[in-house]
């Protein structure tokens, strides 16, 4: 310094060609179940889709820029 990839709940991650309530598995609370834990089984709660900007009726997705991290290559 050039190229490529990653950036979504507390954590790991899924979302195909833009399209109608933003999921999932863990983890939390709560509730069932049990003398009582654990298992199990049911509700709920957590998001500014890394960041500004454009495109567009409509952007997580698409387009420019920045930021972080990996990997290449000089």
């Nucleotide at each position: 310094g050039c190229a490529c990839g990653c950036a979504u709940a507390g954590c790991u991650c899924a979302g195909u060609u833009g399209g109608u309530g933003a999921g999932a598995g863990c983890g939390u609370a709560c509730g069932g179940u049990u003398c009582a834990c654990a298992u199990c089984c049911g509700u709920a709660a957590g998001g500014u889709c890394c960041c500004u900007g454009g495109u567009u009726c409509a952007a997580a997705u698409c387009c420019a820029g920045g930021u972080g991290c990996g990997u290449g290559c000089a």
About this RNA: The RNA shown here (transfer RNA) has 74 nucleotides and comes from a Candidatus Berkelbacteria bacterium. The sequence is in RNAcentral, with records from ENA. Rfam family: tRNA. Rfam classes the family as a transfer RNA.